[in-house]
RNAcentral holds the full RNA, with entries from ENA and SILVA. Small-subunit ribosomal RNA, 5' domain from an uncultured Peptococcaceae bacterium, 515 nucleotides, folded computationally.
Context: one part of a larger RNA
RNA sequence: GGACGAACGCUGGCGGCGUGCUUAACACAUGCAAGUCGAACGGGAUUAGGCGGGAAGUUUACUUUUUGCUUAAUUUAGUGGCGGACGGGUGAGUAACGCGUGGAUAACCUGCCCAAUAGCCCGGGAUAACGCCUGGAAACGGGUGCUAAUACCGGAUAUUCUCGCCGGGUUGCCUGGCCUGGUGAGGAAAGGAUCUCGCUAAUGGAUGGGUCCGCGUCCCAUUAGCUUGUUGGUAGGGUAACGGCCUACCAAGGCGAUCGAUGGGUAGCCGGCCUUGAGAGGGCGACCGGCCACACUGGAACUGAGACACGGUCCAGACUCCUACGGGAGGCAGCAGUGGGGAAUCUUCCGCAAUGGGCGCAAGCCUGACGGAGCAACGCCGCGGGAGGCGAAGAAGGCCUUCGGGUUGUAAAGCUCUGUCCAGGGGGAAGAAACAGAUGACGGUACCCCUGGAGGAAGCCCCGGCUAACUACGUGCCAGCAGCCGCGGUAAAACGUAGGGGGCAAGCGUUGUCC
Numbered sequence: 001g002g003a004c005g006a007a008c009g010c011u012g013g014c015g016g017c018g019u020g021c022u023u024a025a026c027a028c029a030u031g032c033a034a035g036u037c038g039a040a041c042g043g044g045a046u047u048a049g050g051c052g053g054g055a056a057g058u059u060u061a062c063u064u065u066u067u068g069c070u071u072a073a074u075u076u077a078g079u080g081g082c083g084g085a086c087g088g089g090u091g092a093g094u095a096a097c098g099c100g101u102g103g104a105u106a107a108c109c110u111g112c113c114c115a116a117u118a119g120c121c122c123g124g125g126a127u128a129a130c131g132c133c134u135g136g137a138a139a140c141g142g143g144u145g146c147u148a149a150u151a152c153c154g155g156a157u158a159u160u161c162u163c164g165c166c167g168g169g170u171u172g173c174c175u176g177g178c179c180u181g182g183u184g185a186g187g188a189a190a191g192g193a194u195c196u197c198g199c200u201a202a203u204g205g206a207u208g209g210g211u212c213c214g215c216g217u218c219c220c221a222u223u224a225g226c227u228u229g230u231u232g233g234u235a236g237g238g239u240a241a242c243g244g245c246c247u248a249c250c251a252a253g254g255c256g257a258u259c260g261a262u263g264g265g266u267a268g269c270c271g272g273c274c275u276u277g278a279g280a281g282g283g284c285g286a287c288c289g290g291c292c293a294c295a296c297u298g299g300a301a302c303u304g305a306g307a308c309a310c311g312g313u314c315c316a317g318a319c320u321c322c323u324a325c326g327g328g329a330g331g332c333a334g335c336a337g338u339g340g341g342g343a344a345u346c347u348u349c350c351g352c353a354a355u356g357g358g359c360g361c362a363a364g365c366c367u368g369a370c371g372g373a374g375c376a377a378c379g380c381c382g383c384g385g386g387a388g389g390c391g392a393a394g395a396a397g398g399c400c401u402u403c404g405g406g407u408u409g410u411a412a413a414g415c416u417c418u419g420u421c422c423a424g425g426g427g428g429a430a431g432a433a434a435c436a437g438a439u440g441a442c443g444g445u446a447c448c449c450c451u452g453g454a455g456g457a458a459g460c461c462c463c464g465g466c467u468a469a470c471u472a473c474g475u476g477c478c479a480g481c482a483g484c485c486g487c488g489g490u491a492a493a494a495c496g497u498a499g500g501g502g503g504c505a506a507g508c509g510u511u512g513u514c515c
Base pairs, nucleotide, nucleotide: 001515002514003513004512006511007510008509009508010507013383014382015381016380017379018378019376020375021341026339027338028337030336031335032334035082036081037080040079041078043076044075045074046073047072048071049070050069051068052067053066054065055064056063057062089294090293091292098217099216100215101214102213103212104211105210108209109208113205114204115203117201118200119199121155122154123153124152130145131144132143133142134141135140161186162185163184164183165182166181167180168179169178170177171176191197192195218265219264220263225255226254227253230252231251232250233249234248235247236246237245268291269290270289271288272284273283274282296317297316298315299314300313319330320329321328322327347373349372350371351370355369356367357366358365359364386417388416389415390414397408398407399406400405421456422452423451424450425449426448427447431442459504460503461502462501463500464485465484466483470499471498472497473496474495480487481486
């Protein structure tokens, strides 16, 4: 000198764009943050219509009311499907194939999507909802009876698929891969409101992932030895898949001295960001993007294409809450917000209008993702605070003085102008397009026009040298200053105040950290 997710002191006009718990991965009141589909299904409710029965009133044909069946519309607790593995948060753990980079998978999986192929036949038994009974304070159940499905089960069929056996061809990278013939065994399906909807089998693709390997990845040797599933083999189990991943048996190996095992400390990694700079190098990993890990702490599996699952389940623990004392409920490192910690970090806001996501044929619903607004000079950038002219041999006041004067200083006042910003009034967007129509949170915002009026808008630090800017008074090694050198003990340009001056400016200084 530069930089910062900064903080502190003094000060503070506006706008745009960004940024905002670095500490306690401390504890959390309250609300919201993941639902959706009635075009899978049976019920329930409401409304309207039709048919039938009952009752009341009476003008014998109507009105009112009630009930059963049925139709339609709306709605939805339950069964069922898809989604809740995405999106959002955090950085605790992790020195590791975690990450980065380059490869391998002849050792693998992939819902929804795309392309092309074949098919969707015949049956069955349940169960929730619901009714009845019943336990419990509650959370939540139990018994019994009925019922549906794109829920569940059996059978048939099998282009392909899986497995076994017998062949053929081709090829590679060791195990092998690919194509193909025969034979035996095994395995499917679901319908709906009939449409650009679904279902089943299998192929290819796309996308997403799993696994393995080479290289790279902080400090301590005042850590020198470490290891028994340990290292390898055989057989088996397990997995989508290779593998001590697991088990049994066998062998006794495996790693390690600057190529640092093991142990300890610290730490998420990267794209990038910052700085110096010609470069090498150094520091950091906040915002944004990629990967990983975690979800009160520890453990475990279930479901599923995908999880060992933030707003799922079970067990244990700590903590908090409810309780009728028998037993239950909870998890903000989602968005706001609260307490606490701290030098320190925001609104319990608006909207799904846009972009994106889930579900749905769709209409649409949901979406604290997101789009916006709010707060904060926290940062960067831009603008303003008047201007041009006239205005004294120079007002007053202040300060200094050799008492002559000097300086503040054209500075002010005053005259003449201007109108950015500001105030009031008028107009008023783009962002919106998907056939048309409709649809804007922001927002009556940005922007434009008119009117008014210099009015409402300057401070902070410094002035001994480094370093730009000097006098007076006060103080008297006191009070104090200070980045270094050093100032202060009676004329202090170094302390304090005043006048003057210098620098930067809605900021200016200080502190911290890095280069």